[in-house]
């Protein structure tokens, strides 16, 4: 220098033909328990790395940039 992949909630990830985002764990509240843990119920939390474009509409398509990982030179 070229190239492939990844970038979504605090963490690990899903989101399958573009139609207004989910799970587990963690956190918070409650129940149970003498208490803790475990278990059960519930709540909050992200506009999807950043910027632009296409579209009636984009996490999902296109382009650029950034960060990380791999490959080639």
């Nucleotide at each position: 220098g070229c190239u492939u992949c990844a970038u979504u909630a605090g963490c690990u990830c899903a989101g399958c033909a573009g139609g207004u985002a989910g799970a587990g764990c963690a956190a918070c509240g409650g129940g149970c328990u003498u208490u803790u843990a475990a278990c059960c119920c519930g709540u909050a939390g992200g506009c999807c790395g950043c910027g632009a474009g296409u579209u009636c509409g984009a996490g999902c398509c296109u382009c650029g940039c950034a960060u990380g990982a791999g490959g080639c030179a």

Model confidence (mean pLDDT): 80 of 100. Predicted 3D model of a 73-nucleotide RNA (transfer RNA) from a Lachnospiraceae bacterium. It matches the Rfam family "tRNA". Rfam classes the family as a transfer RNA. Rfam links the family to the GO term triplet codon-amino acid adaptor activity. Rfam's curators write: Transfer RNA (tRNA) molecules are approximately 80 nucleotides in length. The sequence is in RNAcentral, with records from ENA.